[in-house]
Context: one part of a larger RNA
RNA sequence: CACCGCCCGUCACACCAUGGAAGUCUGCAAUGCCCAAAGUCGGUGGGAUAACCUUUAUAGGAGUCAGCCGCCUAAGGCAGGGCAGAUGACUGGGGUGAAGUCGUAACAAGGUAGCCGUAGGAGAACCUGCGGCUGGAUCAC
Numbered sequence: 001c002a003c004c005g006c007c008c009g010u011c012a013c014a015c016c017a018u019g020g021a022a023g024u025c026u027g028c029a030a031u032g033c034c035c036a037a038a039g040u041c042g043g044u045g046g047g048a049u050a051a052c053c054u055u056u057a058u059a060g061g062a063g064u065c066a067g068c069c070g071c072c073u074a075a076g077g078c079a080g081g082g083c084a085g086a087u088g089a090c091u092g093g094g095g096u097g098a099a100g101u102c103g104u105a106a107c108a109a110g111g112u113a114g115c116c117g118u119a120g121g122a123g124a125a126c127c128u129g130c131g132g133c134u135g136g137a138u139c140a141c
Base pairs, nucleotide, nucleotide: 003110005107008103009102011100013097014096015095016094018092019091020090023087024086025085026084027083028082031079032078033077034076039072041070042069043068044067047065048064049063052061053060054059113134114133115132116131117130118129119128120127121126
């Protein structure tokens, strides 16, 4: 490159990340119940027992040990929840992408001035109602 300008949204295509989603999978820390090893502790201890005590050898006592019982308890099992991650038919918008589709909403009074709020409506930009603003042009009164 200056209106043969600029520019908006739907739709189509490609790619990217992302929200929702019946669920599926994995991890984390707990909770309740079941089971419970080893071990400490407590109880028992009719079995065992060199040191101490009594005693004539023997035997008895104390202590200790095995065994048994109990509390606590790792691991394990069951149950319903919590948190996090991954994945998920389908679905929602978003971003990006020289020359796709439909229109032309905005920028000039942009051809219905525009914009804000709100409500309804519509392929899409948008349209209509009500209230507000001038960041509106024109204007004889």

Predicted 3D model of a 141-nucleotide part of an RNA (small-subunit ribosomal RNA, 3' minor domain) from Lactobacillus delbrueckii subsp. bulgaricus. Model confidence (mean pLDDT): 84 of 100. The RNAcentral record of the full RNA draws on ENA and SILVA.